[in-house]
The part of an RNA shown here (small-subunit ribosomal RNA, 5' domain) has 582 nucleotides and comes from an activated sludge metagenome.
Context: one part of a larger RNA
RNA sequence: GAUUGAACGCUGGCGGCAUGCUUUACACAUGCAAGUCGAACGGCAGCACAGCGGGGGUAACCCUGUGGGUGGCGAGUGGCGAACGGGUGAGUAACACAUCGGAACGUACCCUGUUGUGGGGGAUAACUACGCGAAAGCGUAGCUAAUACCGCAUACGCCCUGAGGGGGAAAGCGGGGGACCCUAAACAGAGCGAACUGAGGCAUUAGCGAAAUAAUGUUGCAGUUUGCUGUCUUUAGGGCCUCGCGCAAUAGGAGCGGCCGAUGUCGGAUUAGCUAGUUGGUGAGGUAAAGGCUUACCAAGGCGACGAUCCGUAGCUGGUCUGAGAGGAUGAUCAGCCACACUGGGACUGAGACACGGCCCAGACUCCUACGGGAGGCAGCAGUGGGGAAUUUUGGACAAUGGGCGCAAGCCUGAUCCAGCAAUGCCGCGUGAGUGAAGAAGGCCUUCGGGUUGUAAAGCUCUUUCGGACGGAAAGAAAUCGGUGGGGUGAAUAAUCCUGCUGGAUGACGGUACCGUAAGAAGAAGCACCGGCUAACUACGUGCCAGCAGCCGCGGUAAUACGUAGGGUGCGAGCGUUAAUC
Numbered sequence: 001g002a003u004u005g006a007a008c009g010c011u012g013g014c015g016g017c018a019u020g021c022u023u024u025a026c027a028c029a030u031g032c033a034a035g036u037c038g039a040a041c042g043g044c045a046g047c048a049c050a051g052c053g054g055g056g057g058u059a060a061c062c063c064u065g066u067g068g069g070u071g072g073c074g075a076g077u078g079g080c081g082a083a084c085g086g087g088u089g090a091g092u093a094a095c096a097c098a099u100c101g102g103a104a105c106g107u108a109c110c111c112u113g114u115u116g117u118g119g120g121g122g123a124u125a126a127c128u129a130c131g132c133g134a135a136a137g138c139g140u141a142g143c144u145a146a147u148a149c150c151g152c153a154u155a156c157g158c159c160c161u162g163a164g165g166g167g168g169a170a171a172g173c174g175g176g177g178g179a180c181c182c183u184a185a186a187c188a189g190a191g192c193g194a195a196c197u198g199a200g201g202c203a204u205u206a207g208c209g210a211a212a213u214a215a216u217g218u219u220g221c222a223g224u225u226u227g228c229u230g231u232c233u234u235u236a237g238g239g240c241c242u243c244g245c246g247c248a249a250u251a252g253g254a255g256c257g258g259c260c261g262a263u264g265u266c267g268g269a270u271u272a273g274c275u276a277g278u279u280g281g282u283g284a285g286g287u288a289a290a291g292g293c294u295u296a297c298c299a300a301g302g303c304g305a306c307g308a309u310c311c312g313u314a315g316c317u318g319g320u321c322u323g324a325g326a327g328g329a330u331g332a333u334c335a336g337c338c339a340c341a342c343u344g345g346g347a348c349u350g351a352g353a354c355a356c357g358g359c360c361c362a363g364a365c366u367c368c369u370a371c372g373g374g375a376g377g378c379a380g381c382a383g384u385g386g387g388g389a390a391u392u393u394u395g396g397a398c399a400a401u402g403g404g405c406g407c408a409a410g411c412c413u414g415a416u417c418c419a420g421c422a423a424u425g426c427c428g429c430g431u432g433a434g435u436g437a438a439g440a441a442g443g444c445c446u447u448c449g450g451g452u453u454g455u456a457a458a459g460c461u462c463u464u465u466c467g468g469a470c471g472g473a474a475a476g477a478a479a480u481c482g483g484u485g486g487g488g489u490g491a492a493u494a495a496u497c498c499u500g501c502u503g504g505a506u507g508a509c510g511g512u513a514c515c516g517u518a519a520g521a522a523g524a525a526g527c528a529c530c531g532g533c534u535a536a537c538u539a540c541g542u543g544c545c546a547g548c549a550g551c552c553g554c555g556g557u558a559a560u561a562c563g564u565a566g567g568g569u570g571c572g573a574g575c576g577u578u579a580a581u582c
Stems, first nucleotide, its partner, number of pairs: 001582004006578005013429006019422002021387001026385003030382003035080003040077002043073002047071003051066006087340003096265007105257003110253008118152001120150002127142006158167003172245006180239007188231001190229009200219007266312003273303003278300008315337004319330004342363005365376004393419001395418003401415001402413004432462004442453004466523001469517004476509001481503009526571005531552003537566005547554002
């Protein structure tokens, strides 16, 4: 001189862009940080609406009950995600990282092919009933569904093989549709049968007889109810056709991941020897895969002064700082990789974990308890205590970008985008401009003449950045979606997919950036230094005292070195000091 994730002292107007627990990987109250799908499923706790019933009302309508029929949907089964994204640097001196190579591997979602998607079965949660427990939660019995689970069939590829043979799959869901078929329901009308009722006819009996009356039997008609058959129309569901999303097996790809080798990567020899699964082989096991990765047996190897082993320290890199460079120091923010998730260990599920907001065991700590037993893990975002010289809001929004789920609408997202706080850093701007000599007053010095502060001020003439007031006002947002043209699939003008044109909606920031209007110099300068190094000097006070100091050194009565004042020098919303690096 340059630099910093800085801190401290004095001071402090505005804006833009960055950055912000370097210390205790210390302990954490509270809220949020991973959900989503009803187009997989049974359902209906809650909300809303049809329909049906009852009550009130002239009516509109109101009240009430019922109501999975519909929109949806708590809890549950199931699928995908939760292995990403986010944090931290404790451990790690080694395949951890960097660079260059390699062969014995895996891969959900995505892309491109090939072949399929047939037929069955038994459960179980939810729910109901009963019971146990303070709670967390749990048990027994019964019912039920599926893209949950299990077989059978089939097998272009696929796997095993002793080459003969053997083994192994699957799931459906949604949209649209002309004709035809099936099932169910409703309306209409037809035929047949049965029962009941009605007014009649005929026969018999009661009566000597006729009439009348009564009873019984029989016959056809009409009405009502009901059963069956078939027809027309409508509705709902299915078959059938088609499209989309899926499902299964297999081949290839992309991206991602696992593994191996070489070289490089701090200090210590006051650490010189280290090693028994140790080094190699064979057999076996294991893994997605090579391999002492594991195991049995055999051999006795392997590493080391080119530093093994041990000890200390440390995440590595792109980079960052400095330097002319070589080099030295460093590894905050951003990006890549690794490791970790209260401490230690373990596996389960899964394409992927030995899993931060999953499980089990042990430990320490904290909390609840009815004392029997339970619950927890901020090195996610905020925030609290503690430690410390020291490091922010318990904010807004999913509008954009990206991610998860979903056909989609959409939902979730402390990732992210923004806002808030802090001169922590970098950059920019302002605190006025011109004129103005009676060189005013005041201050300081003085040889008492004057000098200096000093064009500085006042005065006069202007301007209005920034700030404050008022008004206008963006871009970030065009996709998804709707309409329409063309094309693909299709029997189709339906539906759906691709593409072009077009329309509309959507902004947390924020009435923000930016623009305009009026007023008024108005609201805005400090800090350090002045002996030499090193730019900048006098007076007074003090008297080896008080003090200064980076080094040399100042101070003991005329101190340009201490303190104050005037003046000056440097930098400037900062300036100094301390710490650290080159």

It matches the Rfam family "Bacterial small subunit ribosomal RNA". Its family is annotated with ribosome and structural constituent of ribosome in the Gene Ontology.